[in-house]
RNA sequence: AGUCUCAGGGCAUACCUCAGGUAUGCGCAGCUCCGCUGCCAGAGCUCGGCUCUGCCUGAGAC
Numbered sequence: 001a002g003u004c005u006c007a008g009g010g011c012a013u014a015c016c017u018c019a020g021g022u023a024u025g026c027g028c029a030g031c032u033c034c035g036c037u038g039c040c041a042g043a044g045c046u047c048g049g050c051u052c053u054g055c056c057u058g059a060g061a062c
Stems, first nucleotide, its partner, number of pairs: 002062008010026007027039005040054006
């Protein structure tokens, strides 16, 4: 440095009793803006291109 896990924080959207809280989400682009499609990067794999992941900080494991 990378992966995984955990914790905290930030941002966006929606809702509420609007003090604040709750829920969902977090790369880029496009669209009919529902959600879907495409692209990029990383990791893993049965190596078939398929699956998963994508904000910040800290801790732990490998």
RNA, 62 nucleotides, folded computationally.